[in-house]
RNA sequence: GCACUCUUAGCUCAGUUGGUAGAGCAAAUGACUCUUAAUCAUUAGGUCGAGGGUUCGAGUCCCUCAGAGUGCACUA
Numbered sequence: 001g002c003a004c005u006c007u008u009a010g011c012u013c014a015g016u017u018g019g020u021a022g023a024g025c026a027a028a029u030g031a032c033u034c035u036u037a038a039u040c041a042u043u044a045g046g047u048c049g050a051g052g053g054u055u056c057g058a059g060u061c062c063c064u065c066a067g068a069g070u071g072c073a074c075u076a
Base pairs, nucleotide, nucleotide: 001072002071003070004069005068006067007066010025011024012023013022019056027043028042029041030040031039049065050064051063052062053061
């Protein structure tokens, strides 16, 4: 340099054919307990990497950029 894959909650990851975003773990509160842990219930947490476009509507489609990874190539 070329090709491909990935980027979504604090962490690990889902998200089907474009229709208004979820799970597990972690956290907070409550119950239980002499207390802690465990268990149970509830709650909070996201401008979906950044910007732009298409569309009535974008996490999903298109373009540019950034970051991470894999393969191939090149130079001395």